[in-house]
Predicted 3D model of a 72-nucleotide RNA (transfer RNA) from a Bacilli bacterium. It was read from a public genome assembly. Its Rfam family is "tRNA". The family's RNA type in Rfam is transfer RNA.
RNA sequence: GCCUAGUUAGCUCAGCGGUAGAGCAACCGGCUGUUAACCGGUUGGUCGUAGGUUCAAUCCCUACACUAGGCG
Numbered sequence: 001g002c003c004u005a006g007u008u009a010g011c012u013c014a015g016c017g018g019u020a021g022a023g024c025a026a027c028c029g030g031c032u033g034u035u036a037a038c039c040g041g042u043u044g045g046u047c048g049u050a051g052g053u054u055c056a057a058u059c060c061c062u063a064c065a066c067u068a069g070g071c072g
Stems, first nucleotide, its partner, number of pairs: 001071007010024004018055001026042005048064005
């Protein structure tokens, strides 16, 4: 220098054009003599950055940044 994959909640990951979700964590409550476990609920997101296409983009296109792997 080139190629491939990835970047979404505090963490691990879904979501393949039409209102962004789950588990865990945190917080509140229930249960219990207490704690743990269990049960219910709540909070939490500029979807890596900047443009483009579209009525509409996490999703399609381009460039860039970062991470991992490969080629030279």